[in-house]
Context: one part of a larger RNA
RNA sequence: CUGGGCGUAAAGGGAGCGCAGGCGGCACGGCAAGUCCGGUGUGAAAGCCCGGGGCCCAACCCCGGGACUGCACUGGAAACUGCCGGGCUGGAGUGUCGGAGAGGCAGGCGGAAUUCCCAGUGUAGCGGUGAAAUGCGUAGAUAUUGGGAGGAACACCAGUGGCGAAGGCGGCCUGCUGGACAUUAACUGACGCUGAGGCGCGAAAGCGUGGGGAGCAAACAGGAUUAGAUACCCUGGUAGUCCACGCCGUAAACGAUGGAUACUAGGUGUGGGAGGUAUUGACCCCUUCCGUGCCGCAGUUAACACAAUAAGUAUCCCACCUGGGGAGUACGGCCGCAAGGUUGAAACUC
Numbered sequence: 001c002u003g004g005g006c007g008u009a010a011a012g013g014g015a016g017c018g019c020a021g022g023c024g025g026c027a028c029g030g031c032a033a034g035u036c037c038g039g040u041g042u043g044a045a046a047g048c049c050c051g052g053g054g055c056c057c058a059a060c061c062c063c064g065g066g067a068c069u070g071c072a073c074u075g076g077a078a079a080c081u082g083c084c085g086g087g088c089u090g091g092a093g094u095g096u097c098g099g100a101g102a103g104g105c106a107g108g109c110g111g112a113a114u115u116c117c118c119a120g121u122g123u124a125g126c127g128g129u130g131a132a133a134u135g136c137g138u139a140g141a142u143a144u145u146g147g148g149a150g151g152a153a154c155a156c157c158a159g160u161g162g163c164g165a166a167g168g169c170g171g172c173c174u175g176c177u178g179g180a181c182a183u184u185a186a187c188u189g190a191c192g193c194u195g196a197g198g199c200g201c202g203a204a205a206g207c208g209u210g211g212g213g214a215g216c217a218a219a220c221a222g223g224a225u226u227a228g229a230u231a232c233c234c235u236g237g238u239a240g241u242c243c244a245c246g247c248c249g250u251a252a253a254c255g256a257u258g259g260a261u262a263c264u265a266g267g268u269g270u271g272g273g274a275g276g277u278a279u280u281g282a283c284c285c286c287u288u289c290c291g292u293g294c295c296g297c298a299g300u301u302a303a304c305a306c307a308a309u310a311a312g313u314a315u316c317c318c319a320c321c322u323g324g325g326g327a328g329u330a331c332g333g334c335c336g337c338a339a340g341g342u343u344g345a346a347a348c349u350c
Stems, first nucleotide, its partner, number of pairs: 004321002007304002012318001014201001016199002021194003025088002028085004033081002035077008048066007091191001092188003095184001098181001103177007110154001115149007125136002162169002206247006215241002220236004258317006266295011299306002323350003332343004
């Protein structure tokens, strides 16, 4: 260097954009770097392989041939790769037209509920549990009616429904804004795929500064339980949860399944669109594209299972794996305010 793998055995980067690099559609002409054929030179000797010979044999030695798969120069070929030139439209993109959506950001608005405050009615309990107690209540609680304050979250609709690259996104309205899809086939003419580094994104918790604080609730306190109970249950309760700005950069960041393209039986739901048949009433039915589920053949698989949303058949590019523990530790580097993150061993041991 080649050979094997990565859903669950070790192994897909959390996810995107993208420089370098790697790889790349159809047809034509040219060049000849790669590639192929021929020639010349060189590729020392020894050694190696084949044949023959000399020491009694062998080791050893001698002779002849081959090989030394390479390099340089030179003549030629042009299918493939490459390079150059002009061309094509199927990949990719732009445009036309159309509808769908919790995609993102900002502002405004709404009702239910919890809590608190004020007032009315009303009286002895309320609350809580397996049972209780702590707790609250005659300074009038719980319950109930009216009014007010404030914060957070949006019942029903709601759906193996939708949108987003992932994280994630759910009351209503308005503004700004991203993407996808269908239709059309006008335009560009390979402009593509992947992507080490890099850059931005990235749940929750946590951190910094300032605000906010209804409910919930680490820590904490008390009551129970228990042999004990630093828990599970109960009564309270602070950070936090919320907002703005700035950090952190992790996760069972999961489909434990990287991205792209093409191909390979069907059946049945569901979301978005287009076309047709039909009736003229929406439906129903047929075809087709995109998404999302279930079942299932071939094939794959250690099995489970996967099966056009592949874990099938192939090609390209990236990441990663190489026995268990030690250890995602130590040391060093980089990043961070810190917490820590990232990169990441060895001794020893089984």
A computed fold for a 350-nucleotide part of an RNA from an uncultured bacterium, annotated as small-subunit ribosomal RNA, central domain. The RNAcentral record of the full RNA draws on ENA. The coordinates come from a structure-prediction model, not an experiment, and the mean pLDDT is 89.